This is a predicted structure of an 84-nucleotide RNA (c-di-GMP-I riboswitch aptamer) from uncultured Methylomonas sp. Its mean pLDDT, the model's own confidence on a scale to 100, is 75. It matches the Rfam family "c-di-GMP-I riboswitch aptamer". Rfam links the family to the GO term cyclic-di-GMP binding. Rfam's curators write: GEMM was predicted in a large-scale screen for bacterial structured RNA regulatory elements. The sequence was found by an Rfam model in a public genome assembly.

RNA sequence: AUAUAAUAAAGCUAAACUUAUCGUGAGGUAAGGACAGAAAGUCACAGAACUUUUGAUAUAACAAAAGUUGGCUGGUCUGCAAAU
Numbered sequence: 001a002u003a004u005a006a007u008a009a010a011g012c013u014a015a016a017c018u019u020a021u022c023g024u025g026a027g028g029u030a031a032g033g034a035c036a037g038a039a040a041g042u043c044a045c046a047g048a049a050c051u052u053u054u055g056a057u058a059u060a061a062c063a064a065a066a067g068u069u070g071g072c073u074g075g076u077c078u079g080c081a082a083a084u
Base pairs, nucleotide, nucleotide: 003084004083012037013036017032018031019030020029021028022027035071041077043075045074046073047072048069049068050067051066052065053064054063055062
């Protein structure tokens, strides 16, 4: 340097829930808190789920636009420890 990914966790992240706050909303942020994680690091690129608005309609199905989720799947880029 390359390949593999069985085993482990010094260090790392932090689900539910609680409080505060932002947002019409899905949800975000901060603090507390740990269910878990080997990419639970990055990027909304493809899919998926969800929200709002508009159109249409008979409430709907449906269509369009704008958004949310990376701890939903795939993919891009990058990276830690140990072993061979």